RNA sequence: CCGUUAUCCAGAGCGGUCGAGGGACAGGCCCGGCGACGCCGCGGCAACCACCCGUAAGGGAAGGUGCCAAUGCCUGAUCGAUGAUCUCGUCGAUGAGGCUGGUUGAUGACCG
Numbered sequence: 001c002c003g004u005u006a007u008c009c010a011g012a013g014c015g016g017u018c019g020a021g022g023g024a025c026a027g028g029c030c031c032g033g034c035g036a037c038g039c040c041g042c043g044g045c046a047a048c049c050a051c052c053c054g055u056a057a058g059g060g061a062a063g064g065u066g067c068c069a070a071u072g073c074c075u076g077a078u079c080g081a082u083g084a085u086c087u088c089g090u091c092g093a094u095g096a097g098g099c100u101g102g103u104u105g106a107u108g109a110c111c112g
Base pairs, nucleotide, nucleotide: 001112003110004109005108006107007106008105013042014041015040016039017038021031022030023029024103025076026075027074028073043068044067045066048064049063051060052059053058072104077094078093079092080091081090082089083088084087
């Protein structure tokens, strides 16, 4: 890095350092010189893997990861019309309930 799979409305911050952008992308909306983001130290949350008990359900503990603004911050679908060079922009529409479901991304585990 590719693939498979599970999870993503719960939970958990102080100090130091740096100095302008950051929240994946687009549009929104937020955070940020009252110092964000990042990095370091300490602290904490959770329990995917590993470990211990147990037939199991489950429980314990915290070694390897992970995480500690906002639900993954919100939307990203389909159909129709229209404008532009195969994709995108604009506008409009899509009853009730259930399941699945995200442009895609993050994290774990497994495989190559």
This is a predicted structure of a 112-nucleotide RNA (SAM riboswitch aptamer (S box leader)) from an Acidobacteriota bacterium.
The source organism's lineage runs through Bacteria, Pseudomonadati and Acidobacteriota.